[in-house]
Formats: sequence, C1' cells, structure tokens
RNA sequence: GGUCAGAAAAGGCAAACUCAUCGAAAGGUGGGGGCGCAAAGUCACAGGUCUUCCAUGGCAACAUGAUGACGGCUGGACUGCCUGC
Repeated sequence: GGUCAGAAAAGGCAAACUCAUCGAAAGGUGGGGGCGCAAAGUCACAGGUCUUCCAUGGCAACAUGAUGACGGCUGGACUGCCUGC
C1' cells in the first nucleotide's frame, strides 16, 4: 500500500416513544431515550416510497402533478476508524 473478514476493546451513530421548536403536509432540528448499525459517514445520480401549500380539472367529494421530503428501502459514486488475516 492492497484485499478479505468482524470475535473483543476504545470511541462513534441512534429506531420506536416522548418534550420543545420549525413546516400546509410529508418531514426537519434540539433534549431525553435506545431498537438496532462496521459505513446507520457524505452525495437525491438511477429506481422506489411519502406528502400536496400551490397548480390544473371538478358543483362537490375527489383526481392528477414536485418545485417539497425520505440515505435506518435497493443500486451507484466518493471518503473513512479499530482489530485480525
């Protein structure tokens, strides 16, 4: 330097739920919490999923549509800690 692997230690992240707050919503952020995670680090690039303030249609119910979201859904790109081989 490369490849493969994850038994332990150190350190890291943090689901549900909950409190506060922002948002039309989906959801985000911070505190508590801890189900799990060896990329649960970064990037909406491809697919997928969620939402509809608004737009269009409609008498209405509602339908359709991301420019809004989700990386802890799959793939891809980039980067990286510890230990062992």
The RNA shown here (c-di-GMP-I riboswitch aptamer) has 85 nucleotides and comes from Lentibacillus salicampi.
Of the family's consensus pairs, 95% are formed in the model.
Its mean pLDDT, the model's own confidence on a scale to 100, is 83.